[in-house]
Molecule: transfer RNA
Organism: Candidatus Sungiibacteriota bacterium
């Protein structure tokens, strides 16, 4: 310089292919239960879905561009 590939709570990961209310696990908070603590049970919180733009009635999702990470090729 060229291709391919992921970037979604704090962390791990679905949903994308076939557009239609973002969800699951772990933590981490609150209540139960305990003589406390762990453990276990029950809640509730927590997203500008990498950034910008398009396309659409509607976009995590589809187009384009950009910025990280990995790979292959030069």
């Nucleotide at each position: 310089g060229g291709g391919g590939u992921c970037g979604u709570g704090g962390c791990g990961c679905a949903a994308c292919c076939u557009g239609g209310c973002a969800g699951c696990g772990c933590a981490g908070c609150u209540g139960a239960c305990u003589u406390u603590u762990a453990a276990u049970c029950a809640g509730a919180u927590g997203g500008u879905u990498g950034g910008a733009g398009g396309u659409u009635c509607a976009a995590c999702u589809c187009c384009u561009c950009c910025c990280g990470g990995c790979c292959c090729c030069a």